A computed fold for a 397-nucleotide RNA from Promineifilaceae bacterium (SeqCode), annotated as Bacterial RNase P class A.
RNA sequence: CAAGUUGACCGGGUGGUCGCGGUUUGCUUCGGCAAGCUGAGGAAAGUCCGCACUCCGCAGAGCACGGUGCCGGCUAACGGCCGGGCGGGGCGACCCGACGGAAAGUGCAACAGAGAGGUAUAUUGCCGGUCGGAAGUUGUACUUCCGGCCGGCGAGGGUGAAACGGUGGUGUAAAGGACCACCAGCAGCGGCAGCAAUGUCGCUGGCUUGGCAAACCCCACCGGGAGCAAGGUCAAGCAGGAUGGAGCGUCGGCCGCGGCCCGACGCACGGCGCUGCUCGCGUCGGCUGACAUCCGGGUAGACCGCGUGAGCUACUCAGCGAUGGGUAGCCAAGAUAGAUGAUCACCGCCCACUGUUUCAGUGGGUACAGAAUGCGGCUUAUAGGUUAACUUGGUCC
Numbered sequence: 001c002a003a004g005u006u007g008a009c010c011g012g013g014u015g016g017u018c019g020c021g022g023u024u025u026g027c028u029u030c031g032g033c034a035a036g037c038u039g040a041g042g043a044a045a046g047u048c049c050g051c052a053c054u055c056c057g058c059a060g061a062g063c064a065c066g067g068u069g070c071c072g073g074c075u076a077a078c079g080g081c082c083g084g085g086c087g088g089g090g091c092g093a094c095c096c097g098a099c100g101g102a103a104a105g106u107g108c109a110a111c112a113g114a115g116a117g118g119u120a121u122a123u124u125g126c127c128g129g130u131c132g133g134a135a136g137u138u139g140u141a142c143u144u145c146c147g148g149c150c151g152g153c154g155a156g157g158g159u160g161a162a163a164c165g166g167u168g169g170u171g172u173a174a175a176g177g178a179c180c181a182c183c184a185g186c187a188g189c190g191g192c193a194g195c196a197a198u199g200u201c202g203c204u205g206g207c208u209u210g211g212c213a214a215a216c217c218c219c220a221c222c223g224g225g226a227g228c229a230a231g232g233u234c235a236a237g238c239a240g241g242a243u244g245g246a247g248c249g250u251c252g253g254c255c256g257c258g259g260c261c262c263g264a265c266g267c268a269c270g271g272c273g274c275u276g277c278u279c280g281c282g283u284c285g286g287c288u289g290a291c292a293u294c295c296g297g298g299u300a301g302a303c304c305g306c307g308u309g310a311g312c313u314a315c316u317c318a319g320c321g322a323u324g325g326g327u328a329g330c331c332a333a334g335a336u337a338g339a340u341g342a343u344c345a346c347c348g349c350c351c352a353c354u355g356u357u358u359c360a361g362u363g364g365g366u367a368c369a370g371a372a373u374g375c376g377g378c379u380u381a382u383a384g385g386u387u388a389a390c391u392u393g394g395u396c397c
C1' cells in the first nucleotide's frame, strides 16, 4: 500500500423568522398572556423472547398442550450474553451449528436401480451338477464353446445422495468376517487430565448394528391466564330508588247523593330563573305532582398509574470475560389523536466533472426512521464517516 476479519463509536453545526408539548415564576377580565428552562433513537421499528408492575384464578398430584435441549458461568429472568468442548467452513484473522436419544417402537427416502433396511435383493455376472448340440484329437475318454434346467455365491461391472466396514492374506468348485493380521468405527469396563462437556491410554466383546427426531415419539428441564384500552380515585348530564312536597270558592258534568271523581274560571299557594334580601316580571306545577334533598352503580370528563430507575456519567477494585462491588456527581420528554416542526442563510461531510498536482469552481447528494407503562435481549432497516486490535499478500529501508 492492497484485500480482508472482529469489536467500539458518530450519524450533521451555527444564526434568523414563524409554530408546538411540558414545567417554573409573574400578571390576569380566570379564557389565557409574558419571560425563563426543557423536549426522540441507535434502532423509539418488528412485537420474536424474557422480566417488572396490575387484575383474575389457584389444596395437592397427574394428564394434555407449548417451549427449551453439549458443559460451566453471568443475570431479576431469558430461546440472551461470556468462557470452554465437539462438528463443519476458510491459507488465515475468524465464522457457522435446535449440538439429548435412530442398539425402545412407528413412519419416511423423489428419480434411477435387481434390491432402500428385510438375518433384504440378483439384471449383467462367477462356480458346480445334469441334459442336448457343435468343434478338436486315433478316441465309448478328455478339452473348449453355445443353450435349457437344478443348485451354490454376492467377489467384479452397473444404479443412486446413500447398497450393510477398508487393505492384504488363508480358504473354496466359485465366494463371503467363513477365518487370520492390521486399520477405522461401535458397545461395555477401567486408568489418567479436567468442576464438567470432553480428551487420551488400555482391556474385553460381537465382527459392523446406515440416514432423517425444525416426522410421530422417548428422555430431562421449564411454563396458570390476560394485559397500562392492565388497574385505581373523583365524578357532570340522562335514566333508577327513597323521602319531603302546595287548596279553597263558583259553575257545569257523573253517579252509588256523597266524593282528595272529571272539566273550565277566579283567587291563593309551592318551586325555579333574574348573583344575597324585598318587590316586581317570566316560567313550571296539582298526587300520572313542579321542585328540593339524599342514595347506589356509573358514562363523558378529570386525576393517579407515569418516570428516582434491574437509572446515567466519571474514577476505581475483583474477574480471561459476560458481570458484580465501591466512591463521587447528576436528574434527563411525558403527549392522549397524540408536541418534539417548517423555512431561509452560512458552514461541514461525501460523490462526479473541469482546470496538468496543493487548491479552486460547477452540479448533485446528506440515510433509516420516529416515543405512548417501563426495563433486559434478539432480529431487521440505515446516506456517509471515525477508530482499535488482528490476518493474508506485496514493496521499500
Base pairs, nucleotide, nucleotide: 001393002392003391004390005389006388007387008386009385010384012347013346014345015344016343017342018341020039021038022037023036024035025034026033027032041368045379046378048377049376050375051374052373053227054226055225056224065223066222067221068220069219070084071083072082073081074080085099086097087096088095089094100218101217105216106215107212108211124156125153126152127151128150129149130148131147132146133145134144135143136142137141165183166182167181168180169179170178184208186205187204188203189202190201191200192199193198231304232303233302234301240295241294242293243292244291247267248266249265250264251263252262253261254259255258269285270284271283272282273281274280311330312329313328314327315326316325317324318323348366349365350364351363352362353361354360355359

It matches the Rfam family "Bacterial RNase P class A". From the family's description: Ribonuclease P (RNase P) is a ubiquitous endoribonuclease, found in archaea, bacteria and eukarya as well as chloroplasts and mitochondria.
It is recorded under the gene name rnpB.
The coordinates come from a structure-prediction model, not an experiment, and the mean pLDDT is 77.